[in-house]
Predicted 3D model of a 744-nucleotide part of an RNA (large-subunit ribosomal RNA, domain II) from Nitrospira sp. RNAcentral holds the full RNA, with entries from ENA. It matches the Rfam family "Eukaryotic large subunit ribosomal RNA".
Context: one part of a larger RNA
């Protein structure tokens, strides 16, 4: 010094898997270590790859040569492939040719091994309620038969039957006698009702106590026999057929199937989706497209050609808007003019007039998704050579135009990029959201589209928190500037200024409060009085005709109606209020006197109040601010995986005849599903090549190397086997399956 472990402090930091638009989730699954544990083998046809031999190839017998494995020759047979064509008939097909005829042609496969995908087979792995065929059960229990065996003491007291008493008699009374019954009580027994008691890892997978039903019967019970699985038995509870019954139990078909549901085990590099369209007994699924990988072939190498562009020319087109004194349709609201309808009036029989209601004309006011006279922006097609020269065409005849063919110059709008063209294939077919447009709906973190961009499948910086919203696409570090966003402390970075606001206020987009009111305040905007003195504030004055007329019980300015005049005034209402039964009085409007400069109403707006209600205590992110708030403007500063510089690593291109190797140059570096590629590690046996009792395998310690899976070295233990490298073979890699099995 560096590395590995431990401990402290400090920052950052939610739990893995899973399904899912979303999971730290108050969604599953998971205590915890060990061992086992999940895309496999066969067969088919598909595609690429290698390789033998090639107009062929693979291949099955024969048969001969030879003492014979081998080997060489004859011969016979399969396959596939070597050439099609085809009337009629069926099925497809639309991107433009094409037939006849004439001419050139007529294609390289066949077989082995292999790699990926597919399809059958259990087909990645565990699960199904079902369902099939054959057996075992009636020692549990159910019921028949058959044969035994068991049943205390009481209690009512049925026929008969005796005495006795009535009676012509049938019969009938009364005592006792008798001992009947799916009769009462009760013991054995059998059963099993309450206590919803006790027990409830029990005595017991149904038991234990009290209490309770039957208790000579359809009675209880022993043996023996019989009835058996969609079948028995059943005084009928889907009871009960061995702790099992709405179809026993056991093998087996069986590894049943499962568009479901969990789970599928090492690294590193490259690429990187989809949640949409048809179709379908489709709606948790699939097929086909589509969107992704791989791996080829042509053509090039600053050019042709190409493009989610741009420009320029020429084309679509009927949206937004935007019209209504245009057309269709609505719509107001005055004129006016007709004629006809209803109706009133007037005059007196057809005229004039008034209302209503229709219509037409000429305006007026407002409107359309299924209106347009007009009409963007985005959008979409088509084109981006031009000149000369010769030749032939068209249309009115030359010229001149317009195209076509040869040939000559010549490279011809910007930008960014190589283009084009097969094979084989995976996944996915729940989406969800910002911004903009529209549909339904009161609305919705609602539902449904269209364009674009994200999230998914994207991590870092910000937004205190956070899938989407800012900024910003990311290999390992190392300086520097920046981005959103910030800069009292927390917490990295802060000063200086206008100008607002004082509320139990405020405080940064997406993020979330409003119509509406109401005060205080700053701003503006329109009016109106005002040195001929306004507003406000004191103060005097506020008069006559007249108690105005009418009504009215009254009505004298103020109870209603009508009128609202005139004089004299500086002014004074036929009257704003108070008030009286009614006057009266006291204000008011109006004029003055005294002050001596602006006032007065309305609107609009910033900023503050209100409006403003939810369940644990509680949030401008906290703390706390008078700014550290709001709103403008000026430095500075901090701030990511951006960006710049250089330095490593992968991966890719380019550089001379090649190359994967060096060298240099330039560009890349996210990623689920998912694809491809390059590697490690584990067992077997094969070949080559070491190691080991002078200590191999394995364990635990302490160390080197590698991006990583992993390799290795040293001493220890340990005591007999083990390793490399080269093909090959796989029952080859756990953390999850309420996985399995043992353990703690």
């Nucleotide at each position: 010094c560096c590395g590995a472990c431990u401990u402290g402090u400090c920052g950052g930091g939610c739990c893995c898997g899973u399904c899912u638009u979303g999971a730290a989730a108050c969604a599953c699954g998971g205590a915890c270590c060990a061992a086992g544990g999940a895309g496999u083998g066969c067969a088919g046809g598909g595609c690429g790859g290698c390789a033998g031999c090639g107009a062929g190839u693979c291949u099955g017998g024969g048969g001969g040569c030879g003492g014979g494995a081998g080997g060489c020759c004859c011969g016979c047979g399969g396959g596939c492939g070597g050439a099609g064509c085809g009337a009629g008939g069926g099925c497809u097909g639309g991107a433009c040719g094409c037939g006849a005829c004439g001419u050139u042609g007529c294609g390289a496969g066949c077989u082995g091994c292999u790699g990926c995908g597919c399809u059958g087979c259990g087909a990645c792995c565990c699960g199904g309620u079902a369902g099939a065929c054959g057996g075992u059960g009636a020692a549990c229990u159910a019921u028949g038969c058959c044969u035994g065996g068991g049943c205390u003491g009481g209690a009512c007291g049925a026929a008969g039957g005796c005495a006795g008493g009535g009676g012509a008699a049938a019969c009938u009374c009364u005592g006792g006698u008798g001992g009947a019954g799916g009769u009462c009580c009760u013991g054995a027994g059998c059963c099993g009702u309450u206590c919803u008691g006790a027990c409830g890892u029990u005595c017991a997978a149904c038991u234990c106590g009290a209490u309770g039903g039957c208790a000579g019967g359809a009675c209880c019970u022993g043996g023996g026999u019989g009835u058996a699985g969609g079948g028995g038995c059943g005084a009928a509870a889907g009871a009960c057929c061995a702790a099992u019954c709405g179809a026993a139990c056991u093998g087996u078909c069986u590894g049943g199937u499962a568009g479901c549901u969990g789970g599928u085990u090492c690294c590193c590099c490259c690429c990187g989706a989809a949640a949409u369209g048809u179709c379908c007994c489709g709606c948790a699924g699939g097929a086909c497209a589509g969107c992704g990988g791989g791996u080829g072939c042509c053509g090039a190498g600053c050019a042709a050609g190409c493009a989610g562009a741009u420009c320029u020319g020429u084309g679509c087109g009927g949206u937004a808007g935007a019209g209504a004194g245009a057309a269709u349709g609505g719509c107001u609201g005055g004129g006016u003019c007709c004629u006809c309808g209803g109706u009133g009036c007037g005059c007196g029989u057809g005229c004039g007039u008034g209302c209503c209601u229709g219509g037409g004309c000429a305006c007026u006011c407002u409107c359309a998704a299924a209106c347009u006279c007009c009409g963007a922006a985005u959008g979409u097609g088509c084109a981006g050579g031009g000149c000369g020269g010769c030749c032939g065409c068209g249309g009115c005849a030359g010229g001149g135009c317009g195209g076509g063919g040869c040939u000559g110059c010549g490279g011809g709008a910007u930008u960014g990029g190589c283009g084009g063209u097969g094979c084989c294939u995976a996944g996915u077919g729940g989406g969800c959201u910002g911004g903009c447009c529209c549909u339904g709906g009161u609305a919705a973190g609602c539902a449904g589209g269209g364009c674009u961009g994200g999230c998914g499948a994207a991590g870092a910086g910000g937004g205190a928190u956070g899938a989407a919203c800012c900024u910003g696409g990311u290999g390992c570090g190392u300086g520097g500037a920046u981005a959103a966003g910030g800069c009292g402390c927390c917490c990295c970075a802060g000063g200086g200024c206008g100008g607002c606001g004082c509320a139990g206020a405020g405080a940064g987009a997406c993020c979330g409060g409003a119509a509406g009111g109401a005060g205080g305040u700053g701003c503006g905007c329109g009016a109106g009085u005002c040195g001929g003195g306004a507003c406000a504030g004191c103060a005097g004055g506020g008069c006559g005709g007249u108690g105005g007329c009418c009504a009215u019980a009254g009505a004298a300015g103020u109870u209603g109606g009508c009128a609202u005049c005139c004089g004299c005034u500086a002014a004074g209402a036929a009257g704003c209020g108070u008030g009286u039964u009614g006057c009266a009085a006291c204000g008011u409007a109006c004029c003055u006197g005294c002050c001596g400069a602006a006032c007065u109403c309305g609107c609009g707006u910033g900023c503050g109040c209100c409006g403003a209600a939810a369940a644990u205590g509680g949030a401008c992110g906290g703390u706390g601010c008078u700014g550290a708030g709001c709103c403008g403007g000026c430095g500075g500063c901090c701030g990511a995986u951006u960006c710049c510089a250089g330095g490593c690593a992968g991966c890719g291109c380019u550089g001379g005849g090649a190359g994967u190797g060096g060298c240099a140059g330039c560009g890349c570096u996210a990623g689920u599903a998912g694809g491809g590629g390059g590697g490690c590690g584990c067992g077997c046996g094969g070949g080559c090549u070491g190691c080991g009792g002078g200590g191999a395998a394995g364990u635990g310690c302490c160390g080197g190397c590698g991006c990583g899976u992993g390799c290795u070295g040293g001493g220890a233990u340990g005591g007999a086997g083990c390793a490399g490298c080269c093909a090959g073979c796989g029952g080859u890699g756990c953390g999850g399956a309420u996985c399995u099995u043992g353990g703690u």